[in-house]
Molecule: FMN riboswitch aptamer (RFN element)
Organism: uncultured Eubacterium sp.
RNA sequence: AUCUUCAGGGCGGGGUGAGAGUCCCCACUGGCGGUACAGUCCGCGACCUGCCGAACAGGCAGCUGAACCGGUGAAACUCCGGUACCAACCGUAUAGUCGGGAUGGAAGAAGAU
Numbered sequence: 001a002u003c004u005u006c007a008g009g010g011c012g013g014g015g016u017g018a019g020a021g022u023c024c025c026c027a028c029u030g031g032c033g034g035u036a037c038a039g040u041c042c043g044c045g046a047c048c049u050g051c052c053g054a055a056c057a058g059g060c061a062g063c064u065g066a067a068c069c070g071g072u073g074a075a076a077c078u079c080c081g082g083u084a085c086c087a088a089c090c091g092u093a094u095a096g097u098c099g100g101g102a103u104g105g106a107a108g109a110a111g112a113u
Stems, first nucleotide, its partner, number of pairs: 001113006012026004027097002029087002031044004039085002048062005067083005089100003
């Protein structure tokens, strides 16, 4: 450099109601790289918005959630203990967990030449 493969998890129980996996109580889940092992640190991707463009091609720019306390240690906002918090858009009784765009795209990981 070219090619191939892979690359997101989770509603179980109860309540209200005509109707809720959407509301209320309990429960459950955590993409990729970095760093003392990270959903909450730093950075990236996805979603979304704008611009260029004939374009669902491609490119550029923007936007982009949430953590503290104690302990151990040379070192941890990462481990251990405790208590919190966060989760695009469209649909539907109000959704991180259901359905959809998506048999998509992609940070990136592995392999072949």